[in-house]
Context: one part of a larger RNA
RNA sequence: UUGGGUUUAAAGGGUGCGUAGGCGGCCUGCUAAGUCAGCGGUGAAAUCGCCCGGCUCAACCGGGCACGUGCCGUUGAUACUGGCGGGCUUGAGGGCGAGCGAGGCCGGCGGAAUGCGCGGUGUAGCGGUGAAAUGCAUAGAUAUCGCGCAGAACUCCGAUUGCGAAGGCAGCUGGCCAGCUCGCCACUGACGCUGAGGCACGACAGCGUGGGGAUCGAACAGGAUUAGAUACCCUGGUAGUCCACGCCGUAAACGAUGAAUGCUCGCUGCUUGCUGGGGAACCGGUGAGCGGCCAAGCGAAAGCGCUAAGCAUUCCACCUGGGGAGUACGGCCGCAAGGCUGAAACUC
Numbered sequence: 001u002u003g004g005g006u007u008u009a010a011a012g013g014g015u016g017c018g019u020a021g022g023c024g025g026c027c028u029g030c031u032a033a034g035u036c037a038g039c040g041g042u043g044a045a046a047u048c049g050c051c052c053g054g055c056u057c058a059a060c061c062g063g064g065c066a067c068g069u070g071c072c073g074u075u076g077a078u079a080c081u082g083g084c085g086g087g088c089u090u091g092a093g094g095g096c097g098a099g100c101g102a103g104g105c106c107g108g109c110g111g112a113a114u115g116c117g118c119g120g121u122g123u124a125g126c127g128g129u130g131a132a133a134u135g136c137a138u139a140g141a142u143a144u145c146g147c148g149c150a151g152a153a154c155u156c157c158g159a160u161u162g163c164g165a166a167g168g169c170a171g172c173u174g175g176c177c178a179g180c181u182c183g184c185c186a187c188u189g190a191c192g193c194u195g196a197g198g199c200a201c202g203a204c205a206g207c208g209u210g211g212g213g214a215u216c217g218a219a220c221a222g223g224a225u226u227a228g229a230u231a232c233c234c235u236g237g238u239a240g241u242c243c244a245c246g247c248c249g250u251a252a253a254c255g256a257u258g259a260a261u262g263c264u265c266g267c268u269g270c271u272u273g274c275u276g277g278g279g280a281a282c283c284g285g286u287g288a289g290c291g292g293c294c295a296a297g298c299g300a301a302a303g304c305g306c307u308a309a310g311c312a313u314u315c316c317a318c319c320u321g322g323g324g325a326g327u328a329c330g331g332c333c334g335c336a337a338g339g340c341u342g343a344a345a346c347u348c
Stems, first nucleotide, its partner, number of pairs: 003320004007302002012316001014201004021194003025088007033081002035077008049065006091191001092188002094185007103177007110154001114150008125136002162169002206247006216240001220236004258315006266293012297304002321348003330341004
């Protein structure tokens, strides 16, 4: 490389949009590029194969024949693919109506808790632990009541729930923006799928500038523990945790499972539409989504099983023994931290 693979053995890109490219529904006409067939040309010789012959044999040499994927030309075929044209509605989109949600952004508001300030009551402890001590407290703490300030997070509802492409999203409320689903349709007419590069988004931590700082809390200090204790426990505590703007671009970014389409028994629960039986309670039908259990099938097994890891097709990404190593070097990106790309020697 071919092949075989990618839930857990090596392997699905963190996610989306989309360029090139690849692939592409039903009917029909033309064309004849791909495709197929006939014929012609070319496919040098030597070599190889077969037959015959010459050196006493052979090697070697001579003659003949065959072969020669292919390429070119020509004449045809037209199922499939392509090109051009016409048509269609089931894919896709659209219109109208209805519905759903912690989807996003900006603003306003609320109560509980915490800490702090002021004041009242009150007195000797509080706090903390396995036990303690550091710490706090007679300059009146802890506890308790009233008033005020600040920042951050939203108990119950709450779920085995919902929404979002992923990251992620939860007090109440207003505005703006987006998404999805269902029902109806006399609209467009294949407008589709995937997507190398590219662009955008992307938890936490971290970085820059400015603000904020209640709680918690790397670092740090002290107290314990211990043989030691640069830890686990305790008392404090800076960065940070929060906001604005700009970077970073990583993750067990996980369903460790790329996207799309079609097909392939059932049972059961939940969310949200439409609909029938007389309108709710009840029973049934039909969508979209979220779970559980399973037939067939698949799988090394665990397990998966209409939300496939089944049966197929298309496109992308990735793997190819362990260590060295996600390292070195180079390049690109970044303020930096570092990220992306990514070896080899050597060794087992």